[in-house]
Predicted 3D model of a 79-nucleotide RNA (c-di-GMP-I-GGC riboswitch aptamer) from a Bacillota bacterium.
């Protein structure tokens, strides 16, 4: 570097349900698993979604399981 992961050994958990949080979105912990080979991490660029506005702009948030970039890695293969 590339390509897998039903070789083994692990990991991350969507949607629902409980509790907490926070105006929103959405987070946190349980409880569950639809998916994931970075579904680990950074809001840097775009989307998207929330809040305030008269507003598509602007602020100030959210999402890394939207996409793209950037940083780091387990286990197998092959170069």
């Nucleotide at each position: 570097u590339c390509a897998g992961a039903c070789a083994a050994a692990g990991g991350u958990a969507a949607a629902c349900c409980c509790a907490c949080u926070g105006u929103g979105a959405g987070g946190u912990g349980g409880g569950g698993a639809c998916a994931c080979a970075a579904a680990g991490c950074c809001a840097c660029g775009g989307g998207u979604c929330u809040a305030g506005u008269a507003a598509g702009a602007c602020u100030a948030g959210a999402u890394a399981g939207c996409c793209g970039g950037g940083u780091u890695a387990c286990c197998c293969g092959a170069g």

Notes
The source organism's lineage runs through Bacteria, Bacillati and Bacillota.